RNA sequence: CGCUGCUCAGAGCACGCUCGCCGAAAGGCGAUCACGCAGAGUCACGGGGCUACCGCCAUCCUCACCGAUGGCCACGCCAGCCGAGCCGCCAGC
Repeated sequence: CGCUGCUCAGAGCACGCUCGCCGAAAGGCGAUCACGCAGAGUCACGGGGCUACCGCCAUCCUCACCGAUGGCCACGCCAGCCGAGCCGCCAGC
């Protein structure tokens, strides 16, 4: 330097429940706990997924506004769905 994660050491992360906070929601943060993870570090660039406050459209109601229902939409989110990029621990070969 490259490949691999069978083995070792010291660490690290935290699914889900419950509680609190933020948010329209998806989701996030903290506490508790421990499903799992050898990158469950980082990054929304590509694919994929979730949500729909606002907005747009349709229908209903209304003189009209307001309102109700349904549909569409990311500008919101997911890195513990996959890939790319960046930065790294230990061991073996």
This is a predicted structure of a 93-nucleotide RNA (c-di-GMP-I riboswitch aptamer) from a Gemmatimonadaceae bacterium. Lineage of the source: Bacteria > Pseudomonadati > Gemmatimonadota > Gemmatimonadales > Gemmatimonadaceae. The model forms 100% of the base pairs in the Rfam consensus.